[in-house]
RNA sequence: GGGGCUGUAGCUCAGUUGGGAGAGCGCGGCGUUCGCAAUGCUGAGGUCGAGAGUUCAAACCUCUUCAGCUCCA
Numbered sequence: 001g002g003g004g005c006u007g008u009a010g011c012u013c014a015g016u017u018g019g020g021a022g023a024g025c026g027c028g029g030c031g032u033u034c035g036c037a038a039u040g041c042u043g044a045g046g047u048c049g050a051g052a053g054u055u056c057a058a059a060c061c062u063c064u065u066c067a068g069c070u071c072c073a
Stems, first nucleotide, its partner, number of pairs: 001072007010025004019056001027043005049065005
């Protein structure tokens, strides 16, 4: 320098025929207990790596770019 993959909640990830942003764990509150753990209910938490484009509408399609992993030189 070139090719490929990945980037979504604090962590691990799902979601790609374009239309509702989600799960588990963690965190806060409440119940249960003398208390803790466990468990039940409930809640908060996200500019979907960044910018632009296409579209009525983009996490998803296109372009550029950043970071990580990997292959080739």
Background:
A computed fold for a 73-nucleotide RNA from a Deltaproteobacteria bacterium, annotated as transfer RNA. The coordinates come from a structure-prediction model, not an experiment, and the mean pLDDT is 82. NCBI's taxonomy places the organism under Bacteria, Pseudomonadati, Myxococcota, Myxococcia. The sequence was found in a public genome assembly. Its Rfam family is "tRNA". Rfam describes the family as follows. Transfer RNA (tRNA) molecules are approximately 80 nucleotides in length.